Model confidence (mean pLDDT): 76 of 100.
A computed fold for a 263-nucleotide RNA from a Dehalococcoidia bacterium, annotated as Bacterial large signal recognition particle RNA.
The gene name in the source record is ffs.
Rfam family: Bacterial large signal recognition particle RNA. By type it is a non-coding RNA gene.
The sequence is in RNAcentral, with records from ENA.
Lineage of the source: Bacteria > Bacillati > Chloroflexota > Dehalococcoidia.
RNA sequence: UCGUGCUAGACGGGGAGCUAGCGGUGCCCUGUACCCGCAAUCCGCUAUAGCGGGGUUGAACUCCCGCUCGAGGUCUGGGCUCUGCAGGGACUGCCUCGACAAGCGGUGUUGAGGACCCGGCCCUGCGCGGCGAGGCGCCAUGAAUCCCGUCAGGCCCGGAAGGGAGCAGCGGUAAGUGGUCAGCUUCGGGCGCCGCGGGCAAACCGAGUCGGAGCUGGCUAUCGAGGUAAGCCUGUCGGGCUGGAUCGACAGCGGGUGCACGA
Numbered sequence: 001u002c003g004u005g006c007u008a009g010a011c012g013g014g015g016a017g018c019u020a021g022c023g024g025u026g027c028c029c030u031g032u033a034c035c036c037g038c039a040a041u042c043c044g045c046u047a048u049a050g051c052g053g054g055g056u057u058g059a060a061c062u063c064c065c066g067c068u069c070g071a072g073g074u075c076u077g078g079g080c081u082c083u084g085c086a087g088g089g090a091c092u093g094c095c096u097c098g099a100c101a102a103g104c105g106g107u108g109u110u111g112a113g114g115a116c117c118c119g120g121c122c123c124u125g126c127g128c129g130g131c132g133a134g135g136c137g138c139c140a141u142g143a144a145u146c147c148c149g150u151c152a153g154g155c156c157c158g159g160a161a162g163g164g165a166g167c168a169g170c171g172g173u174a175a176g177u178g179g180u181c182a183g184c185u186u187c188g189g190g191c192g193c194c195g196c197g198g199g200c201a202a203a204c205c206g207a208g209u210c211g212g213a214g215c216u217g218g219c220u221a222u223c224g225a226g227g228u229a230a231g232c233c234u235g236u237c238g239g240g241c242u243g244g245a246u247c248g249a250c251a252g253c254g255g256g257u258g259c260a261c262g263a
Base pairs, nucleotide, nucleotide: 001263002262003261004260005259006258009057010056011055012030013029014028015027020046021045022044023043024042034054035053036052037051038050063256064255065254066253067252068251072247073246074245075244076243078242079241080240081239082238084236085235086234087233088232091231092230093228094227095226096225097224098223099222102220103219104218105216106215107214114210115209116208118206119205120204122199123198124197125196126195127194128192129191131188132187133186134185135184136183137180138179139178140177141176147172148171149170150169155164156163157162
C1' cells in the first nucleotide's frame, strides 16, 4: 500500500413547552434522514439520562471535533414612534371674568371729570282731535180688516128736511224695514310729532351755569381667579421600526479516527 472480516459510530437534527432534570409522544423550524411496540387523567429513564425487539451500513461523500454562516424559536422593567383607554393639572397654548393704568388707541380747551340746574323719556288727572259702535235727527218705504182724514158708487134710519156707518180710491201715520251723515248726543280704545295741570328714586338722552385738565378701558403688557386638556406628565392594551441576550437546523472550511488475519 492492497484485500478480507470485525468493532466504535451512523441510519436525522434543532427550538419552545412539559419536567427536579434528560429524552420521547403532540406543536414549530430545517429538509428527505431503517422497521415494529409503548406514551398527555402522559411514557421511559437518572448525570453514560427514551426503553424493548429486529435490520442495514461501517473507518469515511456518510462517523467525531473546531471555526464560519445562519432558517427559525425564546427572553427583554432596552430605545424610537403611532392609535386608543384611565388619570393629572405644574408648565406652554386657548377661553371667560376681575384688577391695574405702563404702552397703543378713543375722547377732551369747539371745554374732561365733578357740582348745580332745565327739559325729554316715565307716572297721573283733565281737555282737544281722530277712529269705531249705538241713539237722536233727516230721507225713502211701510196697514185686505181689527189706524186716521176725506170718502164716489152702493148701504142703513127717516114721510121729508136730514142724519149715520163705511168698501175701493186718494192723502197721511205707527211699529218695522232700508238708507244717509253736514248736525246733536252716549260709550269705547294695541289711536295722536296735539294742548293744559300735578308728580318723579335711579339710569339714559338733549341743553345750560360754575370751573379749568383730565376722562375712558377697546388692544397689548402685568397680576389674580376659574375653565379646557391641544401640547405636556403618569399608568396601561395594542400596532410598526430598531437594539440587546440566548439556543440554533441546513450549508461551507479546517482537522481527527480503531482491531484481527493474509499478500